[in-house]
C1' cells in the first nucleotide's frame, strides 16, 4: 500500500469481513539455559497466624527481669536461693521527638479534584541565616505502696515521689494590641572537659556541645484564590433563598456567606445551568504517516479513601490505615453482668473468578525515625522462591558423504517424492553436567598519626588529610579452566479464495468445518487421517480487548437531483459573515527576549554489561501558557469621507396575486302548464332503478345552488400552497426608464412567528350536481373491488380549530464569474418605411436545443448539477421503525420530537446483455382461416401405466416416452424367476509344475438337461532327436459382471429448425460491462441482394456444388425386340441465366405481366441441421473414469416369465354401409428379392397345401398367368341386413427337437359391438390429400394391421393475418437472469 463480498456481467454508492501492530491477559498443545522487567484487571468480600513503628537512662522517679562486682544462707567446692542500683543496663511508668513519612488502595469525586499558567489576605516541627535572651520561685500527678470492684478487659479509693510534665513571679532589643495616652506576653535543663577561685563537697564557676526562650529572615512543606484546558445525555430547560450582593459582628493560620443579625432583589442558564449517567486525574501507554481515537497496570506527581456512617482531641501538621470517642453491621471472648477486633501494609487462608505468586533471606547496600553517639527499629528497600506472563539472547551440532539404501507416500508401473536428509566417514563442544578457581557491589564509621577551627587550654568537640582494621542477605553469585561425549535439549499452526503451501484414502447435506464468501448430497486441494508443503519457532495457535485499514464523522479529509440526504413556505431575533478610500489603536495575527512545560519516558549522540533486552551520562522535542518589547498587510475597532451593494423619489407599463361588494348568461336538477305514447335508462353484455298515477322526447314560465364553455398560449401572476365570467372598491408585489436624494442602511438566519393542497373536526347556514359510508343490480370459485341504479356526510358560505402531501425542478436561500443558437411573455432604444408590418441592441421573465466543465450514469448546462464565496437545514448499511416510551401541541382524529432488543450480509443508484409482458412496430410457418381425410364412441392388434405374479428383465415419460430401442420373445434370443450343476473357471493374454493312447470322434449306464461316465475308434507340425508348439491335470496372476453412476464421460441421437441466424480481426465510441459492423430505406424463402451508415473485411449458416426425376443430342447396347429399330437400358453432353419484351420502383436490388420454351424465377423431390439450448435420451449397441461383485451380482442347464388382467392412455386395422355388398367376365404397373435361396410346367386336394425339381447367383429364370381400385353385366333395397366381422366350436395345413402355457394359414359352423362417435384434437396446398394394391428387410416360422419402399386413380380450398400456436427483427418497461413453470404479497 490493500483484499474479499450484492450482479449473467458492469460503474458507483454503502455495510460487513480480511492481513497489521498491541496486551497486566486467560485457554488449548508443546517446553533446553540465562538476562532484564512483570504478575488479583473479579468481591473497596470477609480474615486465622506471624511479621510491617519505634526510639532515647546524655530529661526524670525509680528498678520487675538478665549479666558483673560485692555480703549472707544451704552445702554434693560447684550450684541453688537471698541481700545490695555499686556497674553494665532495662521491664513498666512520667517526659520528648516520631506515630501526619513510609507502605496500600482507587470505593468516592465531574470537583478549582487534576493539567498548565498566574494570584495574595496566610501558616511552616526538624533544617538554615541573623538580632536577644535563658533570672527566680511554687505546687501536683504517674510508677511505687496499701486496700477494694471484676470472669476478663481493666478500674475505684487512700498515701509518697522527680523532671526537659505543669504554673505563676521577674526581665521584654525585637514582637503583639491600641481610642496613640497605654496596655500584653518569654525560657529547661543535660552532658563532656577544666587552669585559677569559691564550695554545704553535690557543686558553682569557666568552657565548649546538645537542647529552650522570643523574633526577623530564608528554606522545605502546607492551606487558599483566579484564567484556561480535558466525559455523554436536552427523551434532564430552567435552577437558585444562605441563594447573589451591601453594612455590622462572629469564627479561621489565612481571604471569603465559612456562619450570624440586619438590608436590597440579586445570581447562573442554550458559549448548556439544574438533573441524570459514567469515572480517580496527570506526566505517560497503545496505535496512527500525521490529525486524531482509545487508555490511565508496573514507575513518577497530585488527589481521596482506610469495616460502613459521623464527631472532634492531641499536634508545627491529622479530622489521623496499623490513635480517641458515638451510631451501625459483621466476628470473636465471656462467669451473661460485660468486652475485644477492623490487612485497600507483607507473606498467607476462605470466597469470587478465565485468571494472577513464598505464611522465604537480610538490614550487606540506598533510603526512613529515635539517639551525641555506639546502635535499636524499619515486610520501606535490596535479595532469594515460583509463573514462556513478556521483551532481548544462545543452544538443540558442523563438515562431508548417491548405492540417490531401507521404510512410507504417490503412480500414467516407465518412475517420482521424502532426500544429503538419514547410515557411514571426519570434527567441535557454547549451554546444561561434574570438579576446580573466583572479581564487584564496602565506604563511611572506629583506631592511630597529622593539620585547622573553637577556646584560658597543647582538655573536649567539630572539620580536612594519611595510614590501619572491622563489616556482604545475595551466594554452590557474575566470570574464568579443566574433565567426558553428539552426548541431555522442536513444536505448534495452517495449506479453497483472500493467504505462502497438494496429492491419496475415508466419509457421503451424515460426520463435521467456517473470520468473510462459503464446504460436505459417492471421484471433497474445504470434514476426519495420511504423505508430502508453507510459515513461525523454546515456542505456536484460540479467544477476549484497543488502534488501523475506515476518506465508514471527513480539522487535515466526505456529500444531499435519481444511491442516506434541502426543512412545505415566507418574514425575523440571537448568531455567523459583510463594498471603496483615508487615519489612529493593537485584541486577533506575525516575531524577538525571558520565564515555565518535575524526574522517569520519547528522539539523538556517547558510555557500561561479551551482543541484545537493560541501564549511565549530554543534547533535542514537547504549549490554544506567561511576560517585556517590536511590526501593522489582513481581520477587528474608533473617527472622518465615498457611491458601483441596498433603498427611497419621479415618469411609465403589463398580469387568473389579495380581500369585499354588485351583476350576468349557457347548462343541470326539481316544479307548474301543454303536446304526445310505451317505453326509457344503462352496459362488454345485462338487470336493479324510473314509466299507463302518463316517464323518456318536446315547448313554454318559474325555483335554487354550484361553476364560469369559447378566449386558453411549452401564456400570466403570485414566497410556497394557489389563483380564470363581468363590473366596481380597497391592498401587496413586479419590470422599464431616469439618476434627483440616503450612504453600507446589506447577506443568510439555531430558536420564534405568520401562511400553508386535500381531507377531516366544531358552531350555525346552505345543498343543484356530484358523492366516501351504505343499498340494490351485475362480474366472479369468491367479489365487503373494479361495471351500472340509488345516496348520507363532505364538496358551498360564515367564524374557529387542524399543519399534513410524490408540499416536486423529489433540485435550501443570496452573490460574483465564464461559448453560443432559438422560440415566447412584459418594457426601453436605434435604423428604415406611408404603415400595424419589417431590420438591430438592451433590460427582465419563462422554455427547448448545445460547447466547455461537472456527473457512477442518467444527465445538468447563464433559470447549473459548472467555476467560487456567506449563512442555514440535513445523511452516515438493510430491517424492526418514523415505530415504542417520555415529553410538547391538538376538541378530536392525529401532528412533532425520536430510540433500543433482536436481525440480516446485504440494502441500493445508474446503466449492460439477454429472457419475459393477457407491450408496441414490421414479417413468416398447414399457425388460424377456407377445405378434404381422420381421431376421441365400436370391436381387435400393438405399445404404455397400474395392478397382478416365484418372474411378469431392463430402459423411452410434455412438445421431442407411449407399433419406441425391438429390420421378428414357443427353446435359443433373455438379461428375469424357480431349482439343479461348475469355481483359473463359458472366453483371452503370459509364467511355475506335473502328464501320456495326446489333438480328435465318443458306446453302455446314471439324470429333466447340463453334467457325470468312461468301452471303444484314433490323426497332427517343428526338431539340432535332447525336446519344443498344440492337448490334458494342477497353482498363481488374472478372467467374468446386461452390477451401479448418461449428474465423471467418449461417440451417437432427438429437439429448437433448414428457422436464419451465430461470431471473429481491425478500426472507433464508452470509466466499464459492452457497442458499432448485424441497426436505417427498401427487397428476398434466406444477415438474399441494393442503397446508405465510422466503420472496413471476414468466418460458421443461406444459396450454389451431389442424387433423383421432367425435355433433348450424341454412343454402345447383352438377356429387351420377329426384324430393322430404339418408347428399354446406361454412359457423356445441351437447356433456364430475370437473358428478352413491357410497366414498376430510387437509372439499384427486386416484383409484376408478356413471349419463347418441355420446363420460369429456388422447376420439383430428396441428401445436406451454423453458434448454441434442454446436466434432453443412450454405462442394456459399442468404447470409457470411479465404485462394486469373486464358492458369484461370473458360467452351464431345464423348467416358467417377458403374452398375466378390475382397468386407464397412445398409435394403428377393421367398420357401421347403396359412391356399398356378394357373384361373373375383362384391363393397365412401378420398384424389388431369390441357392441352406426363388423356386416354373404338370400332377393332387374344395382350399391351406402338396407332389414335381425345369429354369436362375438372374434385363435371360421365378417370385408373379404379377396387382387392386377400375370397367361390364347380375343381384341385395335400408334392415344390425347378403351391413360388419369379433368371439367360439370342429375339422385340417405348414415351419420347427418342440407351437400346452404361446404360432401362422385353410376350410365347415357361430355371428358380438357397432347405425358415423361428448368435450376436444391430428394430417394435408397438387400428382399433394384421399383411396388402391405390389415389393422390401428381419425372418425356421410367425402374431406386420408395424416400418420403410413402389406405383395405380386422383380432389377440395386459401377472402385474409384480428384472433390460438411456434418463430425471425427492431422498439419499449422489467424489482426477472435457475430468466414469467421466474419473482414475490398477504394469511
Nucleotide at each position: 500500500a490493500g483484499a474479499g463480498u450484492u450482479u449473467g456481467a458492469u460503474c458507483c454508492u454503502g455495510g460487513c469481513u480480511c492481513a497489521g501492530a498491541u496486551u497486566g491477559a486467560a485457554c488449548g498443545c508443546u517446553g533446553g539455559c540465562g538476562g532484564c522487567a512483570u504478575g488479583c484487571u473479579u468481591a473497596a468480600c470477609a480474615c486465622a497466624u506471624g511479621c510491617a513503628a519505634g526510639u532515647c537512662g546524655a530529661a526524670c522517679g525509680g528498678c520487675a527481669g538478665c549479666g558483673c562486682g560485692g555480703g549472707g544462707a544451704g552445702c554434693u567446692u560447684g550450684c541453688u536461693c537471698c541481700c545490695u542500683g555499686g556497674c553494665g543496663g532495662c521491664g513498666a511508668g512520667u517526659g520528648g521527638c516520631g506515630g501526619a513519612c513510609g507502605g496500600g488502595u482507587g470505593a468516592g469525586u465531574a470537583a478549582c479534584a487534576c493539567g498548565u499558567g498566574g494570584g495574595a489576605a496566610u501558616c511552616u516541627g526538624c533544617c538554615u541565616g541573623g538580632u536577644a535572651g535563658u533570672g527566680g520561685g511554687g505546687g501536683a500527678c504517674a510508677a511505687c505502696c496499701c486496700g477494694g470492684g471484676g470472669a476478663a478487659a481493666c478500674u475505684c479509693g487512700g498515701g509518697c515521689u522527680a523532671a526537659u510534665a505543669c504554673c505563676g513571679c521577674a526581665u521584654a532589643c525585637g514582637c503583639c494590641c491600641u481610642a496613640c495616652g497605654g496596655g500584653g506576653g518569654a525560657a529547661a535543663g543535660c552532658g563532656g572537659g577544666g587552669g585559677a577561685c569559691c564550695u554545704u563537697c553535690g557543686g558553682g564557676c569557666c568552657u565548649c556541645g546538645c537542647g529552650c526562650u522570643a523574633u526577623c529572615g530564608g528554606a522545605u512543606g502546607a492551606g487558599c484564590c483566579c484564567g484556561c484546558g480535558g466525559c455523554c445525555g436536552a427523551u434532564u430547560a430552567g435552577c437558585u433563598u444562605g441563594u447573589u450582593g451591601g453594612u455590622g459582628a462572629g469564627g479561621u493560620a489565612a481571604c471569603g456567606g465559612c456562619u450570624c443579625a440586619c438590608c436590597a432583589a440579586g445570581g447562573c442558564g442554550a458559549c448548556g445551568a439544574u438533573c441524570g449517567g459514567u469515572a480517580g486525574c496527570u506526566g505517560g501507554u497503545c496505535u496512527g504517516a500525521g490529525a486524531g481515537g482509545a487508555u490511565g497496570a508496573u514507575c513518577a506527581g497530585c488527589c481521596a479513601c482506610a469495616c460502613u456512617g459521623g464527631g472532634a482531641c492531641u499536634g508545627a501538621g491529622a479530622c489521623a490505615c496499623g490513635g480517641c470517642c458515638c451510631a451501625g453491621a459483621c466476628u470473636c471472648c465471656u462467669a451473661c453482668g460485660g468486652g475485644a477486633g477492623g490487612c485497600a501494609g507483607c507473606a498467607g487462608u476462605g470466597g469470587g473468578g478465565a485468571a494472577u505468586a513464598u505464611u522465604g533471606g537480610a538490614c550487606a547496600a540506598u533510603g526512613g525515625g529515635c539517639g551525641a553517639a555506639a546502635g535499636c527499629c524499619u515486610g520501606a528497600u535490596c535479595c532469594a522462591g515460583c509463573a514462556a506472563c513478556g521483551c532481548c539472547g544462545c543452544g538443540u551440532g558442523u563438515g562431508u558423504g548417491a548405492a540417490g539404501a531401507a521404510g512410507g507416500c504417490c503412480c500414467u508401473a516407465g518412475g517420482g517424492u521424502u532426500g544429503u536428509a538419514a547410515a557411514g566417514c571426519a570434527c567441535u563442544u557454547u549451554c546444561a553436567a561434574u570438579g576446580g578457581g573466583g572479581a564487584a557491589g564496602a565506604a563511611a564509621a572506629g583506631c592511630a598519626g597529622g593539620g585547622u577551627g573553637c577556646c584560658a587550654a597543647u582538655a573536649c568537640c567539630a572539620c580536612c588529610c594519611u595510614g590501619u582494621c572491622a563489616u556482604g542477605a545475595c551466594g554452590u553469585u557474575a566470570c574464568c579452566c579443566a574433565u567426558a561425549g553428539a552426548a541431555g535439549a522442536a513444536g505448534c499452526a495452517c495449506c479453497g479464495g483472500c493467504u505462502a503451501a497438494c496429492u491419496c484414502c475415508g466419509u457421503g447435506c451424515c460426520a463435521g468445518c467456517a473470520g468473510c464468501c462459503g464446504c460436505g448430497g459417492u471421484a471433497a486441494u474445504a470434514c476426519g487421517g495420511a504423505g508430502g508443503g508453507u510459515g513461525c519457532g523454546a515456542g505456536c495457535g484460540u479467544u477476549a480487548a484497543u488502534c488501523g485499514g475506515a476518506a465508514u464523522u471527513a480539522c487535515u479529509g466526505g456529500g444531499c437531483g435519481u444511491a442516506a440526504a434541502g426543512g412545505g413556505u415566507g418574514c425575523g431575533u440571537a448568531g455567523g459573515c459583510g463594498g471603496c478610500g483615508a487615519u489612529g489603536c493593537a485584541a486577533g495575527u506575525c516575531u524577538a527576549g525571558c520565564g515555565u512545560g518535575a524526574a522517569a519516558g520519547c528522539u539523538u549522540c556517547u558510555g557500561g554489561c561479551u551482543u541484545a533486552a537493560c541501564u549511565g551520562g549530554g543534547a533535542g522535542a514537547g504549549g490554544u501558557c506567561g511576560u517585556u518589547g517590536g511590526a501593522a498587510a489582513c481581520u477587528g475597532u474608533g473617527u472622518g469621507g465615498c457611491u458601483a451593494g441596498a433603498g427611497u423619489g419621479a415618469a411609465u407599463g403589463a398580469g387568473a396575486g389579495g380581500g369585499a361588494g354588485a351583476c350576468g348568461g349557457a347548462a343541470u336538477u326539481c316544479u307548474c302548464g301543454g303536446u304526445g305514447u310505451a317505453g326509457u335508462g344503462g352496459u362488454g353484455g345485462a338487470a336493479u332503478g324510473c314509466g299507463u298515477a302518463g316517464a323518456u322526447a318536446u315547448c313554454g314560465g318559474g325555483a335554487a345552488g354550484a361553476a364560469c364553455a369559447c378566449c386558453a398560449g411549452a401564456g400570466g401572476c403570485g414566497a410556497a400552497g394557489g389563483c380564470g365570467g363581468u363590473c366596481u372598491c380597497c391592498u401587496g408585489g413586479c419590470a422599464u426608464u431616469u439618476g434627483a436624494c440616503u450612504g453600507a442602511c446589506g447577506c443568510u438566519g439555531a430558536g420564534g412567528u405568520g401562511c400553508g393542497a386535500a381531507a377531516g373536526c366544531g358552531u350555525g347556514g346552505g345543498u343543484a350536481g356530484c358523492g366516501a359510508a351504505c343499498g340494490g343490480g351485475a362480474u366472479u370459485a369468491g367479489a365487503u373491488a373494479c361495471c351500472c341504479c340509488g345516496g348520507u356526510a363532505g364538496u358551498c358560505c360564515a367564524c374557529g380549530c387542524u399543519g399534513u402531501a410524490a408540499a416536486c425542478g423529489a433540485u435550501g436561500u443570496g452573490a460574483a464569474c465564464g461559448a453560443g443558437g432559438u422560440g415566447u411573455g412584459g418594457g426601453c432604444g436605434g435604423g428604415a418605411u406611408a404603415g400595424a408590418g419589417c431590420c438591430u441592441g438592451u433590460c427582465u421573465g419563462u422554455g427547448c436545443u448545445g460547447g466547455a466543465g461537472c456527473u457512477a450514469a442518467c444527465g445538468c448546462g447563464a433559470u447549473a448539477a459548472g467555476u467560487u464565496c456567506a449563512c442555514c437545514g440535513c445523511c452516515u448499511g438493510g430491517g424492526g421503525a418514523g415505530u415504542a416510551c417520555g415529553g410538547u401541541c391538538g376538541c378530536a382524529a392525529g401532528g412533532c420530537u425520536a430510540a433500543a432488543a433482536c436481525u440480516c450480509a446485504a440494502a441500493g443508484g445508474a446503466a449492460u446483455u439477454g429472457a419475459c409482458g393477457g407491450g408496441g412496430g414490421c414479417c413468416c410457418g398447414c399457425a388460424c382461416a377456407a377445405g378434404c381425410a381422420g381421431c376421441g364412441g365400436a370391436g381387435c392388434g400393438u405399445g404404455u401405466g397400474g395392478u397382478u405374479u416365484a418372474a411378469u428383465u431392463c430402459g423411452a415419460u410434455g412438445c421431442a416416452a407411449c407399433g419406441c430401442g425391438a429390420a421378428g420373445a414357443a427353446c435359443c434370443u433373455u438379461a428375469c424367476c424357480u431349482g439343479g450343476g461348475c469355481u483359473u473357471g463359458a472366453c483371452a493374454u503370459g509364467g511355475g509344475c506335473g502328464u501320456a493312447g495326446u489333438a480328435g470322434u465318443g458306446a453302455a449306464g446314471g439324470g429333466a438337461a447340463a453334467c457325470u461316465g468312461g468301452a471303444a475308434c484314433g490323426a497332427g507340425c517343428c526338431u539340432u532327436c535332447g525336446g519344443g508348439c498344440a492337448g490334458c491335470g494342477u497353482u498363481g496372476a488374472c478372467a467374468g459382471g446386461u452390477g451401479c453412476u448418461g449428474c465423471a464421460u467418449g461417440g451417437c441421437u432427438g429437439u429448437c429448425g433448414u428457422c436464419a441466424g451465430c461470431u471473429c480481426g481491425u478500426g472507433u465510441c464508452g470509466u466499464g460491462a459492452g457497442a458499432u459492423g448485424u441497426u436505417g430505406g427498401g427487397u428476398u424463402a434466406a444477415g438474399u441482394c441494393c442503397c446508405g451508415c465510422a466503420a472496413c473485411g471476414a468466418g460458421c449458416g443461406c444459396a450454389a456444388c451431389c442424387c433423383g426425376u421432367g425435355u433433348u443430342g450424341c454412343u454402345a447396347g447383352u438377356u429387351a425386340c420377329a426384324a430393322g429399330u430404339g418408347u428399354c437400358u446406361a454412359g457423356c453432353g445441351a437447356g433456364a441465366c430475370u437473358g428478352c419484351c413491357g410497366g414498376u420502383a430510387a437509372c439499384a436490388a427486386g416484383c409484376u405481366g408478356g413471349a419463347g420454351g418441355a420446363a420460369g424465377g429456388u422447376g420439383c423431390g430428396g441428401a445436406u441441421g451454423a453458434u448454441g439450448u434442454c446436466a434432453a435420451g443412450u454405462c442394456a449397441g459399442c468404447a470409457u473414469g470411479g465404485c462394486c461383485u469373486u464358492a458369484a451380482u461370473g458360467u452351464c442347464c431345464a423348467g416358467g416369465g417377458c403374452u398375466a388382467c378390475a382397468c386407464a392412455c397412445a398409435c394403428g386395422c377393421u367398420a357401421c354401409a347403396a359412391u356399398g355388398g356378394a357373384c361373373a367376365g375383362u384391363a393397365c404397373a412401378a420398384a424389388g428379392g431369390g441357392a441352406a435361396g426363388c423356386g416354373a410346367a404338370g400332377g393332387g386336394g374344395a382350399g391351406a397345401c402338396u407332389u414335381g425339381g425345369a429354369g436362375c447367383g438372374a434385363a435371360u429364370c421365378u417370385u408373379a398367368g404379377c396387382a387392386a381400385a377400375g370397367c361390364u353385366g347380375u343381384u341385395c333395397g335400408u334392415a344390425g341386413u347378403u351391413c360388419g366381422g369379433a368371439u367360439u366350436g370342429c375339422a385340417g395345413g405348414c415351419u420347427g427337437c418342440a407351437a400346452c402355457u404361446c404360432g401362422c394359414c385353410u376350410g365347415c359352423a357361430u355371428g358380438a359391438a357397432g347405425g358415423c362417435g361428448g368435450a376436444g384434437u391430428u394430417g394435408c396446398u397438387a400428382g399433394u390429400a384421399a383411396c388402391c394394391g405390389c415389393g422390401g428387410g428381419u425372418c425356421a416360422g410367425c402374431a406386420a394391421u408395424a416400418c420403410u419402399g413402389c406405383g395405380g386413380u386422383g380432389a377440395a380450398u386459401a377472402c385474409g393475418u384480428u384472433c390460438c400456436c411456434g418463430g425471425g427483427c427492431c422498439u419499449u418497461g422489467u424489482a426477472c437472469a435457475c430468466a414469467c413453470c421466474g419473482c414475490c404479497c398477504g394469511u